Description
A computed fold for a 92-nucleotide RNA from a Syntrophomonadaceae bacterium, annotated as c-di-GMP-I riboswitch aptamer. The prediction has a mean pLDDT of 82.
RNA sequence: GAACGAUAAGGGCAAACCAUCCGAAAGGUUGGCACGCAAAACUUUGGGUCUAAAGCUUCCAGCGGGGGAGUCAAGAUUGCCAAGUAGCCGAA
Numbered sequence: 001g002a003a004c005g006a007u008a009a010g011g012g013c014a015a016a017c018c019a020u021c022c023g024a025a026a027g028g029u030u031g032g033c034a035c036g037c038a039a040a041a042c043u044u045u046g047g048g049u050c051u052a053a054a055g056c057u058u059c060c061a062g063c064g065g066g067g068g069a070g071u072c073a074a075g076a077u078u079g080c081c082a083a084g085u086a087g088c089c090g091a092a
Stems, first nucleotide, its partner, number of pairs: 004090002012037002017032003021028002035079001041085003045082003048077003055071006
């Protein structure tokens, strides 16, 4: 230096759930908590997944810009996977 990762040391992050606020929803914010994580750090590039307000198509109704169905990401997720970048520690 590379690879690897322990019942090591010192730190770090924080799922579900509860409360809170934002959002049409998915989901997110803040606080509590502690399931887990060696990248559960950063970028948000590719794929996947979730949602469907608006738009579009269509049906019902027949005027109240009403209701139903379908479609669609520009919305969301990086704690779903991959990629890139930089990085703490050192047993085997």

Its Rfam family is "c-di-GMP-I riboswitch aptamer". Rfam describes the family as follows. GEMM was predicted in a large-scale screen for bacterial structured RNA regulatory elements. Rfam links the family to the GO term cyclic-di-GMP binding. NCBI's taxonomy places the organism under Bacteria, Bacillati, Bacillota, Clostridia, Syntrophomonadaceae.